[in-house]
Molecule: transfer RNA
Organism: Candidatus Babeliales bacterium
RNA sequence: GGCGACGUAGCUCAGCUGGUUAGAGCAGCGGAAUCAUAAUCCGAAGGUCAGCGGUUCGAAUCCGCUCGUCGCCACCA
Numbered sequence: 001g002g003c004g005a006c007g008u009a010g011c012u013c014a015g016c017u018g019g020u021u022a023g024a025g026c027a028g029c030g031g032a033a034u035c036a037u038a039a040u041c042c043g044a045a046g047g048u049c050a051g052c053g054g055u056u057c058g059a060a061u062c063c064g065c066u067c068g069u070c071g072c073c074a075c076c077a
Base pairs, nucleotide, nucleotide: 001073002072003071004070005069006068007067010026011025012024013023019057029043030042031041032040050066051065052064053063054062
């Protein structure tokens, strides 16, 4: 340098043929229970869906560019 995959909550991920309101588990927080702690149970909170632009009535989802991570190939003066 060329090609490809991926980027969604603090972490691991789902969401895909564009359309109810963006979700789960774990962690953290509050509560119940316990003499107490853990385990257990209940609850609430937490997101610019990497960024910008485009298409569309409507975009996490489709298209373009940029950034980042990973892989393959090439180059190595």